[in-house]
Context: one part of a larger RNA
Formats: sequence, structure tokens, C1' cells
RNA sequence: AGUUUAUGGGGGAUACCUUGGCAUUCAGAAGCGAUGAAGGACGUGGUUACCGACGAUACGCUUCGGGGAGCUGGAAACAAGCUAUGAUCCGGAGGUCUCCGAAUGAGGCAACUUUUUAACUACUUAUUGAAUUCAUAGAUAAGAAAGAGCAAACCUAGAGAAUUGAAACAUCUUAGUACCUAGAGGAAAAGAAAGUAAAAACGAUUCCCUGAGUAGCGGCGAGCGAAACGGGAUUAGCCUAAACUUAAUUAUACAUUAAGGGUAGUGGGACAAUAAUAAAAGAUUUAAUGGAACGAUUAGAGGAAUAAGUUUGGAAUACUUAACCAUAGAGAGUGAUAGUCUCGUACUCGAAAAUUGAACCAAUUCAAUUGUAUCCCAAGUAGCAUGGAGCACGUGAAAUUCCGUGUGAAUCUGCGAGGACCACCUCGUAAGGCUAAAUAUUCCUGAAUGACCGAUAGUGAAACAGUACCGUGAGGGAAAGGUGAAAAGAACCCCGGGAGGGGAGUGAAAAGAACAUGAAACCAUAUACUU
Repeated sequence: AGUUUAUGGGGGAUACCUUGGCAUUCAGAAGCGAUGAAGGACGUGGUUACCGACGAUACGCUUCGGGGAGCUGGAAACAAGCUAUGAUCCGGAGGUCUCCGAAUGAGGCAACUUUUUAACUACUUAUUGAAUUCAUAGAUAAGAAAGAGCAAACCUAGAGAAUUGAAACAUCUUAGUACCUAGAGGAAAAGAAAGUAAAAACGAUUCCCUGAGUAGCGGCGAGCGAAACGGGAUUAGCCUAAACUUAAUUAUACAUUAAGGGUAGUGGGACAAUAAUAAAAGAUUUAAUGGAACGAUUAGAGGAAUAAGUUUGGAAUACUUAACCAUAGAGAGUGAUAGUCUCGUACUCGAAAAUUGAACCAAUUCAAUUGUAUCCCAAGUAGCAUGGAGCACGUGAAAUUCCGUGUGAAUCUGCGAGGACCACCUCGUAAGGCUAAAUAUUCCUGAAUGACCGAUAGUGAAACAGUACCGUGAGGGAAAGGUGAAAAGAACCCCGGGAGGGGAGUGAAAAGAACAUGAAACCAUAUACUU
């Protein structure tokens, strides 16, 4: 020096555990904000640095309900108190709520300064009031409280890449994706045929399955990629413009306003004629309004049944013996594994107050027949030309849809569509509007589940984590869990400056706070052997 074995140190793997995560299902809720939000700054405690709570009424105030013995948060300790005249605590409602922040009197380097006490836009009213006579724009004042900002995804609209693929690359693709902007709602959007079809018919929209990787599109490359039919989910239909009538404004007309009228494709309506002309009954809608039986949510209440043992153990929930309950043998806790110890569970009951759903009621709406001379039936619209976009469809034979520019109809004997176009035939009725459900999503609340993780995993974060730290900044971004059943957290003695150690004591403990288990590398000591 090496090897072997043993003992210890070192280290923190492994198995065990879970306070935290992940995913999914069901239900709720889907917003907050000028009555000042989200997010913060600074304060408030007997002692108070931090977190949480609260706001100068500041670890809290009032009231209504619950609850019933302890309480003064995490978080110990000391001090001082509260409480059966019902505290602390739980729920409903209210009060208070500094300063900044949309921030809104003005300013500002947010949480500050300062004055005249209140910004801006839209709205209403009043007083005024130009060019320009009336008027209008504008101005001033008051009122009212609508907007402004924030927020995870879902939704609609606007704007819109590139990496990439094509084994290069330009049309194409990635993709109308990402990013950005605006706006709305609990959903949004769409929606009651100028539809789909084809000799038969269907009958608003949306979503799913299928059709189908089909028909097609495509440097016919890479790739892109329908629709109808059929089967399901869910179902719901309505209102205007106009013709015509009446009234008001006006000297009249035009025009405007208001009320009535009226709304569809076997065309409808006006209009005219006949019937009826008013109550009951009926039908429709109730999607805008009011009421409402009965519920739901936000605290809670009751809630069965076991003992013994000289067994083991630190401890009984184990074991042995003998019982009991069960609409309850879900689950969790308790010194090991508990239906009967505790909390619960099945089941039953419950609200002064607030929110919310709702059968139903009120209220609302509806009306017959015939005729066709006249009138109406959405105009810078449809269409066309041209330039683009979007349709699965890259300009193509390119319909259908939308936009820019130019042009520019018809009025039911009309007009549009059926993938150029024409004819016939069939279907529909554009140029106004509203509309629940089936569908999408989850910042958030509750309940439940898992051939999900178990501390290098699972969220970045089990822990005072978006912290420490890094960066001028945008931004990046950790590590770190486990004494014990109970602190019983080691009085006292000894060595020592202390740290630490040795006794003693606690404990089931070779658990002592650098604390459960305690692998390997590595280190030390000892034994034996080799050189």
C1' cells in the first nucleotide's frame, strides 16, 4: 500500500407517509365598477417584525337568526380582560371603509402637492344665441346617473405574419393559425326560405353521427376538401315599411309627427260588397310586465348498537370468549387494524333575513265569405362592366355570397333560383327587424371520483413562491416536507471559556431537536492475509 471481515463516521438513496397538486364528472354561478372596481400604499393589537383580518367606528360596530362553554387569529409566552344579562364562533342584512388607482377640481416622479369643491362624453330641462330675417350651430346653468376601467376561457367583428411542408423555391402550404384591436353575453353567433331538391317530395336555425377522405379543388405537386339525403339532440314562432284612414303642425300645398290599418307565395294586403259589430265561450302568445302555491341556496337540529380477559404490548382498534345495531358495514380520527369510542353516515326535520327558480293567475293577442277595375308589396337596390375577396372550388365553362369604381331595371302578365348561358318545367318571393332550446367555455363555488403523483414526482410554488436571486428592461426564476402517542424538549451533578461531552432523569425507543427509515460513493479504527 492493497484485499477480507467487523464496528463507527459521513451521506441522504430506498420503502413508508401527506398538509399540496393533477385530471374528470355532476350541480351552481358566469361578472365587479363613478353608491369609486380589480390591484395596491399606509395604518389598526397591552407587548406586534411577518402573514392573515380589518379601516381613524380600524384584530373590529349594529341588528336578525343559529349555537351553547369556553374565548382574546397564524403563534407560543407574559400581562390584562370577556363570558349563562349567552361570550368567542357560524349565517343573513346593515353601518364604518384613510390614501393611490378608470381616478374624475388642477397639478404630479402612484399612494403626494394645492385651490375657487369639482373632469369628460352622451341625455333631459331651462336661459340664451352668431355668420343670416326666422332659425340653427354654439354658450351658460341645473338635473339625472348612462358611459369610461378591470376580468380565465368560450363568442362575434376588424386587422393579420413567419418558421414550416413542397425533401430547393416563387403559385400553393403553414393559416385566416399566432400575435394585435374593438365589442357583447351567460352563452355568443345563426334563424323562420328570393331554401333544399327532382317528376317524388321536404319545410327556420344550431349541434352530433353518417354521407366521406367521397364529389371536387390542386406548380392536378405538396396538399386542401365539401354539400344534400338519412339517423339523432332540441323544437317556436313573430313584428315592421308600404297602400288606405284619422288627427296635429301650416293661410294652403308639399312635408313631418302621432294613432289606426297591415305583413305573404295553393301570392298577400289595401279597396268594395255581404255577414258580424257584444258578451260569453274558444284559440294563440306569455319571448316584455305584475302577482304567486310550492321549492332551491346561504347557518343548522335529531340521528342505532359492546363488554370481558392473570393474552401480547408503551398504548388495543389486535387476539380469545360472548353479544348488539343496521334505510347507518361511505369516510376520517382516536397511543397498532374500530359498524357498536369520537366526528360523521342512512333517514328525518329546519329560516327572522337575503338571493333565486316556478306550476298557475292577471294582463296581452287573434278572428268570416266573395269580388279583382284601381292602389301597395322595402332603389342608386338587383343586375351588368371592371378590380378584388370569400365560398372545399388557386379565374376556371364558375353559378351562388361580399366589397371598391362605373353604370343601372322591373312591380305579380313582376322578380329570383335550380353551378356559364338559353328554353321548358319546378321551387321560392331579395334589397327592414326580433327570437328560447339543443351547442362552446371555466377566473370562481359546492359535491364526488381516479388501473393520477407522492417531495429530483405532482402546479414554478405541500414551506410566508411568482418569494429569494439574476437582468437597465421586457423578462427569467429556484432550493427547502417527516422528533414523539404526548414536550414528557432532558431538573440536578461533573469536565470545558464556549461548543460539545459524561452521568442522572423522561420515554416503547440504538427517536435528543444537525431529531422517523438510514443504501452507495467516501473516511477512520480493529482483525487476518499478501507484497

About this RNA: RNAcentral holds the full RNA, with entries from ENA. The part of an RNA shown here (large-subunit ribosomal RNA, domain I) has 531 nucleotides and comes from Detonula confervacea. Its mean pLDDT, the model's own confidence on a scale to 100, is 82. NCBI's taxonomy places the organism under Eukaryota, Sar, Stramenopiles, Thalassiosiraceae, Detonula.